[in-house]
RNA sequence: AUUGCCAAAGGCAAACUCAGUGAAAACUGAGGACGCAAAGCUUCGGGUCUUCCACUCUCAGGUGAUGAUGGCCGAGCCGCCAAUU
Numbered sequence: 001a002u003u004g005c006c007a008a009a010g011g012c013a014a015a016c017u018c019a020g021u022g023a024a025a026a027c028u029g030a031g032g033a034c035g036c037a038a039a040g041c042u043u044c045g046g047g048u049c050u051u052c053c054a055c056u057c058u059c060a061g062g063u064g065a066u067g068a069u070g071g072c073c074g075a076g077c078c079g080c081c082a083a084u085u
Stems, first nucleotide, its partner, number of pairs: 001084004011036002016031006034071001040077003044074003047069003051065001053064004
């Protein structure tokens, strides 16, 4: 540096439940494990989701903007072990 089959030490924690925060998406803590070789960190690009806001609109909706998602994808940074070079 590359790869992630064999291991080894471990790590994280989906759905769901309870408590809390939030307008919401969702997040935090505890329990709990669907899974994960980066399911470690970062909204830089894309996707998706939300609507306390603005515009458009007969309604429904749409657009912008705010926010969310790192376990949606890409990208950047850090990183255990093993094998190969």
c-di-GMP-I-GGC riboswitch aptamer from Desulfosporosinus sp., 85 nucleotides, folded computationally. Its mean pLDDT, the model's own confidence on a scale to 100, is 86. RNAcentral records the identical sequence in 2 taxa.